[in-house]
Molecule: c-di-AMP riboswitch aptamer (ydaO/yuaA leader)
Organism: Candidatus Fervidibacter japonicus
RNA sequence: UGUGAUGGCACGCCGAAUCUCUCCGAUGCGCGGAGGGAACGGGGGAACCAAUUUUUCGGGGCGAACCCUGUGGAGGCGGUCACAGUAUUGACCGUGACUGCAGGGCGGGGCACCUCUGGCUCCGAGCCCGUCAGCUAACCCCGUAGGCGUCAACAGAGGCGCG
Numbered sequence: 001u002g003u004g005a006u007g008g009c010a011c012g013c014c015g016a017a018u019c020u021c022u023c024c025g026a027u028g029c030g031c032g033g034a035g036g037g038a039a040c041g042g043g044g045g046a047a048c049c050a051a052u053u054u055u056u057c058g059g060g061g062c063g064a065a066c067c068c069u070g071u072g073g074a075g076g077c078g079g080u081c082a083c084a085g086u087a088u089u090g091a092c093c094g095u096g097a098c099u100g101c102a103g104g105g106c107g108g109g110g111c112a113c114c115u116c117u118g119g120c121u122c123c124g125a126g127c128c129c130g131u132c133a134g135c136u137a138a139c140c141c142c143g144u145a146g147g148c149g150u151c152a153a154c155a156g157a158g159g160c161g162c163g
Base pairs, nucleotide, nucleotide: 010150011149012148013147014146018038019037020036021035022034023033024032025031039144040143041142042141043140044139049134058132059129060128061127062126066105067104068103069102070101071100072099073098076095077094078093079092080091081090082089106124107123108122109121110120111119113159114158115157116156117155118154
């Protein structure tokens, strides 16, 4: 000086997912386990109100992660018709779900103090409950994860703060 591995740290982003205390372990900073508190977040749960039309075409929850139109694809279920006549197979209709493309609407994030406006840019996933839940005071229960970025951090107005 370079490379690799391991353990951490700083600043920042999505998200509720942060801070702190006690005990035990560990002993470079740190960290791990168990149990509390605060804070943040979520669910269940009266009256009144709502809904009375929904039940396998199940229903519901977290989350921004949804809606509509057109056009294709494949498959399930039900019905009808035709062939076959033990089967099978094909066509059409309905149904609700999946998926590709095009377009529209709506929703969410970022651009490094906050808000608004404008501009630019990205996302609209995934998971869970288990036949069951409208709202909902008291009350009850649950979570505090995970994943990323780092030379990049646009402009105007107002505000706050620092110098």